[in-house]
RNA sequence: UAGUUAAAAAGCCAAACUUGUCGUGAGGCAAGGUCGGAAAGCCACAGGUCUUUUAUUUCAGACAAUCGAUUUAAAGAUGGCUGGGUUGCAUUA
Numbered sequence: 001u002a003g004u005u006a007a008a009a010a011g012c013c014a015a016a017c018u019u020g021u022c023g024u025g026a027g028g029c030a031a032g033g034u035c036g037g038a039a040a041g042c043c044a045c046a047g048g049u050c051u052u053u054u055a056u057u058u059c060a061g062a063c064a065a066u067c068g069a070u071u072u073a074a075a076g077a078u079g080g081c082u083g084g085g086u087u088g089c090a091u092u093a
Stems, first nucleotide, its partner, number of pairs: 005090001012037002017032006035080001041086003045083003048078005054073002058069002
């Protein structure tokens, strides 16, 4: 410097849930909590999933209204969905 995680040491983070708070919402933040994690550190570039004001396609066959579902666009969320970029601790060979 590049890589590995069989064994070991020092450690690190914190799912679900509860409380408070911000947000229309997905969800975020703080405290508690420990399902799990070798990057479960950081980054929304690509894809996936989710949310929503607005716009838009379709669904019903006498008409109209309302409500619902649905397609697409846009904006947003998710890094503990996947890929990718980037930074770091310890150790064996």
A computed fold for a 93-nucleotide RNA from Methylophaga sp., annotated as c-di-GMP-I riboswitch aptamer. The coordinates come from a structure-prediction model, not an experiment, and the mean pLDDT is 76. The sequence was found by an Rfam model in a public genome assembly. Of the family's consensus pairs, 95% are formed in the model. Rfam family: c-di-GMP-I riboswitch aptamer. Rfam's curators write: GEMM was predicted in a large-scale screen for bacterial structured RNA regulatory elements.